[in-house]
């Protein structure tokens, strides 16, 4: 220096054939059951999706450069 994957709440991930309030575990708070805790139930907050520009009535999802991580190949 080519190339091929990844980037989404504190953590793992799903959505990547564009379409309305972006959703799941796990943790975190507040309740509930409990002599007290677990562990089970109920509910709440939490991302404008790596960063910027395009393309579109509309972008997490298409394009193109950057920036990060990983694999290869010189």
């Nucleotide at each position: 220096g080519c190339g091929c994957c990844c980037g989404u709440g504190g953590c793992u991930c799903a959505g990547c054939u564009g379409g309305a309030u972006a959703g799941a575990g796990c943790a975190u708070u507040c309740g509930g059951c409990u002599a007290c805790g677990a562990a089970c139930c109920g509910a709440a907050a939490g991302a404008u999706c790596g960063c910027a520009c395009g393309u579109u009535c509309g972008a997490a999802u298409c394009g193109u450069g950057c920036c990060g991580g990983g694999c290869g190949c010189a």
Molecule: transfer RNA
Organism: Pseudodesulfovibrio hydrargyri